Context: one part of a larger RNA
RNA sequence: UUGGGUUUAAAGGGAGCGCAGGCUGGCUGUUAAGCGUGACGUGAAAUGCUGCGGCUCAACCGUGGUCGUGCGUCGCGAACUGGCAGUCUUGAGUGCGGACGACGUGGGCGGAAUUCGUGGUGUAGCGGUGAAAUGCUUAGAUAUCACGAAGAACUCCGAUUGCGAAGGCAGCCCGCGAGGCCGCAACUGACGCUAAAGCUCGAAGGUGCGGGUAUCGAACAGGAUUAGAUACCCUGGUAGUCCGCACGGUAAACGAUGGAUGCCCGCUGUAUGCGAUAUAUUGGGCAACGGUGAAACUC
Numbered sequence: 001u002u003g004g005g006u007u008u009a010a011a012g013g014g015a016g017c018g019c020a021g022g023c024u025g026g027c028u029g030u031u032a033a034g035c036g037u038g039a040c041g042u043g044a045a046a047u048g049c050u051g052c053g054g055c056u057c058a059a060c061c062g063u064g065g066u067c068g069u070g071c072g073u074c075g076c077g078a079a080c081u082g083g084c085a086g087u088c089u090u091g092a093g094u095g096c097g098g099a100c101g102a103c104g105u106g107g108g109c110g111g112a113a114u115u116c117g118u119g120g121u122g123u124a125g126c127g128g129u130g131a132a133a134u135g136c137u138u139a140g141a142u143a144u145c146a147c148g149a150a151g152a153a154c155u156c157c158g159a160u161u162g163c164g165a166a167g168g169c170a171g172c173c174c175g176c177g178a179g180g181c182c183g184c185a186a187c188u189g190a191c192g193c194u195a196a197a198g199c200u201c202g203a204a205g206g207u208g209c210g211g212g213u214a215u216c217g218a219a220c221a222g223g224a225u226u227a228g229a230u231a232c233c234c235u236g237g238u239a240g241u242c243c244g245c246a247c248g249g250u251a252a253a254c255g256a257u258g259g260a261u262g263c264c265c266g267c268u269g270u271a272u273g274c275g276a277u278a279u280a281u282u283g284g285g286c287a288a289c290g291g292u293g294a295a296a297c298u299c
Base pairs, nucleotide, nucleotide: 014201015200016199017198021194022193023192025088026087027086028085029084030083031082033081034080035077036076037075038074039073040072041071042070048066049065050064051063052062053061054060091191092188093187094186095184096183097182098181100179103177104176105175106174107173108172109171110154114150115149116148117147118146119145120144121143125136126135162169163168206247207246208245209244210243211242216240220236221235222234223233
């Protein structure tokens, strides 16, 4: 680069915004750059093609004709593309009304659980496993009751549910902000689509500084298992997990499916209308498509 591809074979950027570029609604007029057509000029010679001729033929050579898709100038045409002018409303947007959601952000509040602390009851075990041991415990554990503290996460509802561009978002309430959807058809009048570059967002883990640290828990330690066990299992446990401000920019960032628009079919929720002689429901027969596949034929 292509009349080829990109869910799973190689191949869609993690996502959005967006300059240039590319593409871009209806009607009218105009222009004539693109486009079509005609004429003229130019398009060297040699070469090529062709007629005739010269070397005994041919190669080779001479001569006439032709070709020369291109470029320029001047006319003509106006469907399409482009330019200009005007206009329209269906694309796009605004406004008004209505309903909606775990959408973002800031703040407040709540209960259960966990761990820890204090006190009470109570006594010899608890814990853990395939079985154990490390570990905790007569300095009174585990269990249980009361009170207190802290941090993190929000059981049920909960759903192939909903919202968001993606990442993602879930206790309750409030403030601020954003969004799509439905209706009206008042307003603008093509203001649109895509998008290299660029900018912004971007799970978890990680990094820097400051805070916080209940749980869980890389590293690490111990106990087991094992031939060994730098693991799986158990007892502990630091970073981290949480918050603020920065950095970083990756994931099976997945629908492994880029975005937009027109048309068509099926299904679903809601609203409204219709319906019992239904377009509902059940059954039967068929299309596409799928399954099985006798004999014969071919092999």
Small-subunit ribosomal RNA, central domain from Candidatus Hemicellulosilyticus sp. P3, 299 nucleotides, folded computationally. It matches the Rfam family "Bacterial small subunit ribosomal RNA".